[in-house]
RNA sequence: CUAUAUAAUGGGCAAACUUAUCGAAAGGUAAGGACGCAAAGCCACGGGCCUAAAGUAGGAAACUAAGGUCGCCGGGUUGCACUC
Numbered sequence: 001c002u003a004u005a006u007a008a009u010g011g012g013c014a015a016a017c018u019u020a021u022c023g024a025a026a027g028g029u030a031a032g033g034a035c036g037c038a039a040a041g042c043c044a045c046g047g048g049c050c051u052a053a054a055g056u057a058g059g060a061a062a063c064u065a066a067g068g069u070c071g072c073c074g075g076g077u078u079g080c081a082c083u084c
Stems, first nucleotide, its partner, number of pairs: 005083001012037002017032006035071001041077003045074003048069003055063002
């Protein structure tokens, strides 16, 4: 220095839910709140999943991402303390 594994201290993030706000929705943001997290930091690049305004079709159902989700998985990138 690298990889794997384990435990503790300090610090970090914050699910559900509530309120406000933005949005067609999914969902985002802020405050409260903690289920959890060692990348639950960052990037929608691949797959998955959610939504379907516009568009297509139409009697209706429906289809579709240029919208989302990194706290679904993979990949990329950056990174804290300590012991064996």

Predicted 3D model of an 84-nucleotide RNA (c-di-GMP-I riboswitch aptamer) from Pontibacillus halophilus JSM 076056 = DSM 19796. The prediction has a mean pLDDT of 80. The organism belongs to Pontibacillus halophilus, within Bacteria. RNAcentral records the identical sequence in 2 taxa. RNAcentral holds the sequence, with entries from Rfam and Ribocentre.